[in-house]
RNA sequence: CUGGCAGGCCGGGUGGUCGCCGCGCGCCUCGUGCGCGGGGAGGAAAGUCCGGGCUCCACCAGACAGGGUGCCGGGUAACGCCCGGGAGAGGCAACUCUACGGAAAGUGCCACAGAAACAUACCGCCCGCGUUCGCGGGUAAGGGUGAAAUGGCGAGGUAAGAGCUCACCGGCAGGAGGGAGACCUCCUGGAUGGGCAAACCCCACCCGGAGCAAAACCAAAUAGGGGGGCGAGAGCCUGGAGCUGGUGACCCCGUGUCACUGCCUUCAGGAGCACGGUGUCUGGCCGAGGUCCCCGGGUUGGUUGCUUGAUCCCGGCGGCAACGCCGGGGCUAGAUGGAUGGCCACCGCUCUCGCAAGGGAGUACAGAACCCGGCUUACAGGCCUGCCGGCCCC
RNA sequence: GCCCCCAUAGCUCAGAUGAAUAGAGCGGCCCCGUUGCGAGGGGACAGGCCGUCGGUUUAAAUCCGACUGGGGGCA
Numbered sequence: 001c002u003g004g005c006a007g008g009c010c011g012g013g014u015g016g017u018c019g020c021c022g023c024g025c026g027c028c029u030c031g032u033g034c035g036c037g038g039g040g041a042g043g044a045a046a047g048u049c050c051g052g053g054c055u056c057c058a059c060c061a062g063a064c065a066g067g068g069u070g071c072c073g074g075g076u077a078a079c080g081c082c083c084g085g086g087a088g089a090g091g092c093a094a095c096u097c098u099a100c101g102g103a104a105a106g107u108g109c110c111a112c113a114g115a116a117a118c119a120u121a122c123c124g125c126c127c128g129c130g131u132u133c134g135c136g137g138g139u140a141a142g143g144g145u146g147a148a149a150u151g152g153c154g155a156g157g158u159a160a161g162a163g164c165u166c167a168c169c170g171g172c173a174g175g176a177g178g179g180a181g182a183c184c185u186c187c188u189g190g191a192u193g194g195g196c197a198a199a200c201c202c203c204a205c206c207c208g209g210a211g212c213a214a215a216a217c218c219a220a221a222u223a224g225g226g227g228g229g230c231g232a233g234a235g236c237c238u239g240g241a242g243c244u245g246g247u248g249a250c251c252c253c254g255u256g257u258c259a260c261u262g263c264c265u266u267c268a269g270g271a272g273c274a275c276g277g278u279g280u281c282u283g284g285c286c287g288a289g290g291u292c293c294c295c296g297g298g299u300u301g302g303u304u305g306c307u308u309g310a311u312c313c314c315g316g317c318g319g320c321a322a323c324g325c326c327g328g329g330g331c332u333a334g335a336u337g338g339a340u341g342g343c344c345a346c347c348g349c350u351c352u353c354g355c356a357a358g359g360g361a362g363u364a365c366a367g368a369a370c371c372c373g374g375c376u377u378a379c380a381g382g383c384c385u386g387c388c389g390g391c392c393c394c
Numbered sequence: 395g396c397c398c399c400c401a402u403a404g405c406u407c408a409g410a411u412g413a414a415u416a417g418a419g420c421g422g423c424c425c426c427g428u429u430g431c432g433a434g435g436g437g438a439c440a441g442g443c444c445g446u447c448g449g450u451u452u453a454a455a456u457c458c459g460a461c462u463g464g465g466g467g468c469a
Stems, first nucleotide, its partner, number of pairs: 001390010012347007020040002023037005028031001042365001046376002049374005054211004059284006066207005071085005086100001087098004101202002106200002108196003122143002124139007151169002154166003170192001172189007215304004225295006236270007244262007273289001275287003300469001311330008348363006395468007404420004413452001422439001423437004445461005
C1' cells in the first nucleotide's frame, strides 16, 4: 500500500419563531384560566417468534393427552438467549458455521432406474456338461443403474473370487488412563451390510390457562328481557315432638290406658347428590344451593393499574467469559383518537452540473402504548479498536 | 395494543399420510350443430415458478424457520 476477519460506537448540529402532551411552582376574576420553570421516541420503539414479571381464573396433588427443547459445563428471574468447551465442516490464516440425543428398541418409507433398496446374480469372470449357443454351479473383484449397492486401500491367496488370510484406516464390543463432563489417548478382540427421526416413535428435561381491551373502583344506564342444557329443593336412614286413623290387649266400659303399625307436619343429626373450579380423568379442598351457555337491550365517561426498574452511569473486587457482589451518584416520555411537530437561517453529509468559485436536488430504516430479558427482520452514511494474509521499501 | 386464521389455474375450491404429468366445477379456446346467434354435444385444447426467500431430505404444494399480503375476534 492492498485484500480480509472479529468486536464496539454513532446515526445529524446550532439559533430563532409558532404550536402539542405530561409534571412542578406561583397568581387571581377559581376556570376546559394566566404566567414562569423543567421534561418529551429507538437501535431497532418493528415482527409478535421465544422467555419472565404483573393481574384474574380461590388453591393443591397425581395420571393421561397436547406442546416444546435436544453434544457438555456454566450464567440467568427465565429462555429456543448468552458465555466457555467438545466433535464435525469451511478457510493459507485471522476466524466462521452446525435443529449436534437415539437408526444393533420397534414400526414405516426409500419413487423412477436397476438383477437386487434388504435378502438379491442382469452383463461379465471362473468351473463342469453337452459345444454357433444353452443348462447347472461358484463369484459382489469389474461393468451398468441409482441420491444411496453390502466397509476403504494394498498385499497374499484362489479355478475365478471373496475378511478367505494379513497390515493400516473406518466402525463395533470390552478394558485401562486423563477430564467435572461432552470427549480424548492407548490396549485387546472377533470380520464387522445402508439412508431418513424438520416420519411415527424411544430416551432425558421443561410447560396449568388467559392476557393491561388482564384486573379493580367510582359514576352513568336498563326491562334486570328472551332461549337452551343440567338439576338442587325431592327422595333415603336414625331420633324426638305433634295430629289423626287401623289392629290387638286390659279394665274403672269412657271422647279411657297401653303396645304395634300407617300417613302427614315439623325439628335435629347422618349418608348421599347436581353444578363450577385447566383440555380429559381422579382425589383433596373450596365456592354455592341453583348453576352454566347463547342471544338481545343499555352505557359506551372517569380514576387506579402506569412507569423506581431483574434500571442507568462511575469505581473496586471475584470469574477465562457470560455474569455476580459491594460502594457512590442519577431519575431519563407516559398519550387514550392517541403529544413528541411545522417554518426560517447557517453548518455537516450524499448525489449531480461545473476547470474553479459556486449552483441544484436530497437527508437511511423507522416511530413508544403494562414493563423487562432475548432472537429475528429493516437501515443512507460515518467513526474507533484488535488480529490475519499478500506485495514493496528500510 | 393483544390474540387467531388464510394464501394452489381468470373465479370458487380439492390435494397436506413427502415420490401425481398437481386435479374438479365455472369461465376461455377449437370442433359439431344452426340460414345466423343461443341452448346442447365433443375435445389426450390452453391456462399453475402451489405468496416470497432460506433450510431438512436422494426428493418439498406437503416438514421447519424467516418475511410479504389479506381476513377475523376482543372492553

Predicted 3D model of RNase P RNA and transfer RNA as a complex of 469 nucleotides. The prediction has a mean pLDDT of 75. It holds a member of the Rfam family "Bacterial RNase P class A". Rfam classes the family as a ribozyme.